[in-house]
The RNA shown here (transfer RNA) has 73 nucleotides and comes from Uloborus diversus.
Rfam family: tRNA. The family's RNA type in Rfam is transfer RNA.
RNAcentral holds the sequence, with entries from Ensembl Metazoa.
RNA sequence: GGUUCCGUGGUGUAGCGGUUAUCACGUCUGCUUUACACGCAGACGGUCCACGGUUCAAUCCCGGGCGGAACUA
Numbered sequence: 001g002g003u004u005c006c007g008u009g010g011u012g013u014a015g016c017g018g019u020u021a022u023c024a025c026g027u028c029u030g031c032u033u034u035a036c037a038c039g040c041a042g043a044c045g046g047u048c049c050a051c052g053g054u055u056c057a058a059u060c061c062c063g064g065g066c067g068g069a070a071c072u073a
Stems, first nucleotide, its partner, number of pairs: 001072007010025003018056001026044006049065001051063003
């Protein structure tokens, strides 16, 4: 340089073009305990890598970028 794949809360992940995007871990609060841990209940945290395009409507489709990974020369 070429080809393919990936980019979604702090981390890891799900998501068929159609309501304010799912789950787990995490964090916080409460219950429980002498206390901690475990457990239970509730809450917090995302403008889905950025821009442009298609569309009535884009996390999703298209384009060229940016970042990462694998293979190849």